């Protein structure tokens, strides 16, 4: 970063699996992507099983709030690697 070339990845959705959830894996499928390749280092966002607090209830349990060490790299920044070679 080009009305170039060779390619690559794969949104939403659907089916199946894992997970408490966020989400993720595989298949089909393409919205798009010059890093939409990899990495949770910074920012930001999402979820709350467990835990804590409060409330309801005889109890079992339920509800609300808080909580990341869980998740998002196709939210941004950053780090590392990478195809081609016009202006």
């Nucleotide at each position: 970063g080009a009305c170039a070339a060779a390619g690559g990845c794969a949104a939403a959705g659907c089916c199946g699996g894992c997970g408490a959830a966020a989400g993720u894996c595989g298949g089909c499928g393409a919205c798009g992507c010059a890093a939409a390749g990899c990495c949770a280092c910074g920012a930001g966002g999402c979820u709350a099983c467990c835990g804590c607090a409060c409330g309801a209830g005889c109890a079992a349990u339920c509800g609300u709030g808080c909580c990341a060490a869980g998740c998002c790299a196709g939210u941004c920044g950053g780090g590392c690697c990478g195809c081609c070679g016009a202006a």